[in-house]
Context: one part of a larger RNA
């Protein structure tokens, strides 16, 4: 991993409710007795008690009343009859309380044959190498002393086996080993290493101190107990079917991943027209969206207004003035979520009609829910970022919703699956092929694989159009020729001569020519355009709107930005039509279940008719099996359970027959009682 077995709402007393059942204004007996059975246990007996039968009031106390009070006009609670005691279901709190799991804690004991560090007695350290003090001779010296040589052997001394100790690096990591092998290192007379006995013990011991070690365990050892410790926290919790069906909010929490209440599910009893929707009337409101009347912010002009600063004149007093600062008026343009002279539509309340619905209200049992998520709309926050994050909608979906479609795709579009059928319409979306339907029909666009991912910018792409102009007195574009004179204009400047800059920009001759569009010189020069004639000949120029397109466009395993093939007058786009395919949706036909109503009788059955049946958490209803026990009863060696097969039957849990197989019990019916159902818990145990 597979299989088998085994495994989780369970018991007691109590307390609240529903259903039953006795009795009934009264219901019941506890303990204990007594009797009966083999026992469990039944009967009797016990009236202590405990509920109910009157309430008020803090009491005294009154009493269908009573309290408050001086007194109640009042005012609160009660009076107008059901109850008690079993049994069964749900539920509560208390107990280990559906089971399984902690890290702790706290008692008692057991460990120092591992390690620490102590203590007692013993044991061990090749070889080589330096060569300290001391001594001796020798020499030197008045002397103290020095120096040579000898000779000696210190020493947490050197090098280096044993012997201890792990420094790097490899291997190795289901190892040859729960710490090791190889190579390399480190100490190796010493605070050295080691044998053997002995001592410290858990709130504690030992520690050259590493929170290190005390038996492969150690920020507090192991073993038993307390003990089924607690665990708002994970994860598990066994048949079947039927009706109904949520919640991710508020409030308040030492709350925030827990609790309570309320909300929003379900049962049951009761009220009965009171829901929801529509209509019609009559309110409350300051949003949207306008406005500037207020409170704020805010352009620009006027002519004025009053300061205050330059300015100029004055001896002062002042008088005039401004490309300035304020200040205030008029006039003009904007602006607001904390602004309003104004203001909607929808949403909200009331009423009166509508409306007959598993609708609404009320009371009691039971509950789950308090992480919500998306899409849409109206905000806040964030960058008018996020598949973000916070509110709000009588919005929706998902959640708890399957089918179709979007290629796949919880929240998007259609549309809500009781069950069948090899029937038939549609919904969205779609009809070249994959792939069910139109290579359908009419008019047009697009040349870009645009359609099949983007922007600001850009540009004789193309279609449809709209305004102004020029044009056979010849336009627009090529070609051909001409562009000239005072004059190098003044000025400036080293020069400025159309052309560095300033200034002014005339006049003369023409068919036209700027005191010069642009190139270009040091300065000229040279090229060129406006502007003007020729040739040739029919449209031209400029702005601007809309469609569809073009560029802007660079990424990592693979084309990889139509699901694919492919697709160009279309199998892209835009407009218009008629056809068809297309879901579990409608609709036929047949069938189950439910609720409601009628009718019938056998009184819980049936028949008919409407309605209805997706479902998590939950709440109710109704059955299956399994083990015993009680009763009746039935079957077994002419073959019980139990296994193996089969083409039976029940909406399902299941339930029959029959064949083999096995070799002694078994089943049915109607009651009771539970060790009463496994696929999950990193479950247990067992085999493989």
């Nucleotide at each position: 991993g597979u299989c088998a077995g085994c495994g989780a709402g369970u018991u007691g007393a109590a307390u609240c409710u529903a259903a039953u059942u006795g009795c009934g204004a009264g219901a019941u007996u506890a303990a204990g007795u007594u009797u009966u059975u083999g026992a469990a246990u039944a009967a009797a007996u016990g009236u202590a008690g405990u509920c109910g039968u009157a309430g008020c009031g803090a009491a005294a106390g009154c009493a269908a009343g009573u309290c408050u009070u001086a007194a109640a006009a009042g005012g609160g609670c009660g009076a107008u009859u059901a109850g008690u005691a079993g049994u069964u279901g749900g539920a509560u709190g208390u107990a280990g309380a559906c089971c399984c799991g902690a890290a702790a804690c706290c008692a008692g004991g057991u460990g120092a044959u591992c390690u620490a560090u102590c203590u007692a007695u013993g044991g061990u350290c090749a070889g080589g190498a330096u060569g300290a003090a001391g001594u001796a001779u020798u020499g030197a010296g008045a002397a103290a002393u020095c120096a040579a040589u000898a000779u000696g052997g210190a020493g947490g001394u050197c090098c280096g086996a044993a012997c201890c100790c792990g420094u790097u690096a490899a291997a190795g990591u289901u190892g040859a080993a729960a710490u090791u092998u190889u190579a390399u290192g480190g100490g190796a007379u010493g605070a050295a290493c080691u044998g053997u006995g002995g001592a410290u013990a858990g709130u504690g011991g030992u520690a050259a101190u590493a929170c290190g070690u005390c038996a492969a365990u150690c920020g507090a050892a192991c073993c038993u107990g307390g003990a089924a410790a607690u665990a708002g926290c994970u994860g598990g919790u066994u048949c079947u079917c039927c009706u109904c069906g949520a919640a991710a909010u508020a409030g308040c929490u030492u709350u925030a991943g827990g609790g309570c209440u309320a909300g929003c599910c379900u049962a049951a009893a009761a009220a009965u027209u009171u829901a929801a929707u529509c209509a019609a009337u009559a309110g409350a409101g300051g949003u949207a969206g306008a406005g500037c009347a207020c409170u704020g912010a805010u352009u620009g002009a006027u002519u004025u207004u009053a300061g205050g600063g330059g300015g100029u004149c004055u001896u002062u007093u002042g008088a005039c003035u401004u490309a300035c600062c304020u200040u205030a008026a008029u006039c003009u343009g904007u602006u607001a979520a904390a602004c309003u002279c104004c203001g909607a539509a929808u949403g909200c309340u009331a009423u009166u009609g509508u409306g007959u619905a598993u609708a609404u209200u009320u009371u009691u049992g039971g509950a789950g829910u308090c992480a919500g998520a998306c899409u849409a709309u109206g905000g806040g926050g964030g960058c008018u970022a996020a598949g973000c994050u916070c509110c709000a909608u009588c919005a929706g979906u998902c959640g708890a919703a399957a089918g179709g479609g979007a290629a796949a795709c919880a929240g998007c579009c259609c549309a809500g699956a009781c069950c069948g059928u090899c029937a038939a319409u549609u919904a969205a979306g779609g009809u070249c092929c994959c792939u069910a339907a139109a290579u359908u029909u009419a008019a047009g666009c697009u040349a870009a694989g645009u359609g099949g991912a983007u922007a600001a910018g850009g540009a004789u792409g193309u279609a449809a159009g709209g305004u102004u102009c020029c044009u056979a007195a010849g336009a627009c574009a090529u070609c051909c020729a001409g562009g000239a004179u005072g004059u190098u204009g003044g000025c400036u400047c080293a020069g400025a001569a159309g052309c560095a800059g300033c200034c002014a920009u005339c006049a003369u001759u023409u068919a036209a020519a700027a005191a010069a569009u642009g190139c270009g010189u040091a300065a000229u020069a040279g090229c060129u355009u406006a502007c003007u004639g020729g040739c040739a000949a029919a449209g031209g120029a400029a702005c601007u709107u809309u469609g569809c397109g073009c560029u802007g466009a660079a990424a990592a395993u693979u084309u990889a930005a139509c699901g694919g093939g492919g697709c160009u007058a279309g199998a892209g786009c835009u407009u218009a039509a008629u056809a068809c395919c297309g879901a579990a949706a409608u609709u036929a036909c047949g069938g189950u279940u439910a609720a409601u109503a009628u009718u019938a009788u056998u009184u819980a059955u049936a028949a008919u008719a409407u309605u209805a049946a997706g479902g998590u958490a939950g709440a109710g209803g109704a059955g299956u099996g399994u083990u015993c026990u009680a009763u009746a009863u039935u079957c077994a060696g002419u073959g019980a359970a139990g296994c193996u097969a089969g083409a039976c039957u029940g909406u399902a849990a299941g339930g029959a027959c029959u064949a083999g197989u096995g070799g002694a019990g078994a089943g049915u019916a109607u009651a009771g009682a539970a060790g009463u159902a496994a696929g999950a818990a990193u479950g247990c145990u067992g085999a493989c």
Molecule: large-subunit ribosomal RNA, domain II
Organism: bacterium